Predicted 3D model of an 87-nucleotide RNA (c-di-GMP-I riboswitch aptamer). Its Rfam family is "c-di-GMP-I riboswitch aptamer". Rfam describes the family as follows. GEMM was predicted in a large-scale screen for bacterial structured RNA regulatory elements. The model forms 100% of the base pairs in the Rfam consensus.

RNA sequence: UAUCUGCUUUAGCAAACCCGCUGAAAAGCGGCGACGCAAAGCCAGAGGCUACGGCGCGUUAUGCGCUAUGCCCGUUCGGCCGCCGGG
Numbered sequence: 001u002a003u004c005u006g007c008u009u010u011a012g013c014a015a016a017c018c019c020g021c022u023g024a025a026a027a028g029c030g031g032c033g034a035c036g037c038a039a040a041g042c043c044a045g046a047g048g049c050u051a052c053g054g055c056g057c058g059u060u061a062u063g064c065g066c067u068a069u070g071c072c073c074g075u076u077c078g079g080c081c082g083c084c085g086g087g
Stems, first nucleotide, its partner, number of pairs: 003087004012037002018031005035074001041080003045077002047072003053067005
């Protein structure tokens, strides 16, 4: 340096519940709290969620369908980068 790997240490992150705030929602942020994680670091390309608004249908049931410009990397795939130990 390349590749495989997770037995140890140090450090790190922080699910669910509950509380507060933001948001139309999905969801996010803060607090609390640890279920877990060697990529639970980054990227919204594949994929997934939502539908305020818009478009279409319908015509008073404020209904149905489509739509990302909103969101998810702690489901998975893909890309980039990377700590420690071991082979």